[in-house]
Context: one part of a larger RNA
RNA sequence: GCAUUGUCAAGGAACUCGGCAAAAUGGCCCCGUAACUUCGGGAGAAGGGGCGCCAUGCAAUGCAUGGCCGCAGAGAAGAGGCCCAAGCAACUGUUUAGCAAAAACACAGGCCUAUGCAAAGCCGCAAGGCGAGGUAUAUGGGCUGACGCCUGCCCGGUGCUGGAAGGUUAAGGGGAGGGGUUAGCUUCGGCGAAGCCCUGAACUGAAGCCCCAGUAAACGGCGGCCGUAACUAUAACGGUCCUAAGGUAGCGAAAUUCCUUGUCGGGUAAGUUCCGACCCGCACGAAAGGCGUAAUGAUUUGGGCGCUGUCUCGACAAUGCACCCG
Numbered sequence: 001g002c003a004u005u006g007u008c009a010a011g012g013a014a015c016u017c018g019g020c021a022a023a024a025u026g027g028c029c030c031c032g033u034a035a036c037u038u039c040g041g042g043a044g045a046a047g048g049g050g051c052g053c054c055a056u057g058c059a060a061u062g063c064a065u066g067g068c069c070g071c072a073g074a075g076a077a078g079a080g081g082c083c084c085a086a087g088c089a090a091c092u093g094u095u096u097a098g099c100a101a102a103a104a105c106a107c108a109g110g111c112c113u114a115u116g117c118a119a120a121g122c123c124g125c126a127a128g129g130c131g132a133g134g135u136a137u138a139u140g141g142g143c144u145g146a147c148g149c150c151u152g153c154c155c156g157g158u159g160c161u162g163g164a165a166g167g168u169u170a171a172g173g174g175g176a177g178g179g180g181u182u183a184g185c186u187u188c189g190g191c192g193a194a195g196c197c198c199u200g201a202a203c204u205g206a207a208g209c210c211c212c213a214g215u216a217a218a219c220g221g222c223g224g225c226c227g228u229a230a231c232u233a234u235a236a237c238g239g240u241c242c243u244a245a246g247g248u249a250g251c252g253a254a255a256u257u258c259c260u261u262g263u264c265g266g267g268u269a270a271g272u273u274c275c276g277a278c279c280c281g282c283a284c285g286a287a288a289g290g291c292g293u294a295a296u297g298a299u300u301u302g303g304g305c306g307c308u309g310u311c312u313c314g315a316c317a318a319u320g321c322a323c324c325c326g
């Protein structure tokens, strides 16, 4: 000097990204326990008191009264720190074996959709198998994610479903016409039956697409400019352009806010964080759900009490190592 461990005056988070680490709390009995709440919970809330030994009384694992000892009686070890507020996720679970345990995944619940059974879907070349020895209160797929209150407008585009009148449309069917060849005819230029061969128009011809509807808990989308009230400001109101329709409720500087440490209030002596508001939402918004929400969480954020060598600021001790000698 390093590692591990122990102790510390006064102060007590001044440390630090952050109380990280450490300290503190800790058992049993009794008293006593708030907001909130889904009435279960929250609760071991919080916060207090008692605890050894001896004697006496009382049917008594104990209680009461009196007494005794120690620094200390849950005498050692083991053995919750607590509270307030906010975000996220309802919850118990699951996950990156070896840097991430989470607000990610899952989840009951909700909705849509496919599937009538040789089901749809999936595996396999097939046989065959799963689905299922199940049968729509079932099974597959997608989205959402307890619960509460709710889930607005747009079907123009894309998708899906339905429709079938018309347009378009393949192979196939069809075979007009054209060409090659040559029996024959010939005015010697050519014409040219049948057959064979090549080509081939009309016409016929399904789905699809076009088209017509429906459908957003399908993919998705949800405006601009100008003016206006008897202070000013603002604009309930009006005008105009565009659109398929112009963002409803609720929430909002938010896990979303660039400007931004927005502004105001709270908390602090002092607060880019935090909480409550405001709304000018760069660029929230309703199942890629919206807003709440008791309980839950090795979750994230802010504050407080207790407690401490985290710190002011370091000191000492023990053990091991380093180091020295052999």
Stems, first nucleotide, its partner, number of pairs: 001321008010312002014310001019307001027051005036041001038146001052068007069073001081305007088297002093105002109144007121130003147292004152222003157219002159215005166210003172204002177199005184191002223241005250284001251281001262278005
About this RNA: The part of an RNA shown here (large-subunit ribosomal RNA, domain IV) has 326 nucleotides and comes from a Lachnospiraceae bacterium. Its Rfam family is "Bacterial large subunit ribosomal RNA". NCBI's taxonomy places the organism under Bacteria, Bacillati, Bacillota, Clostridia, Lachnospiraceae.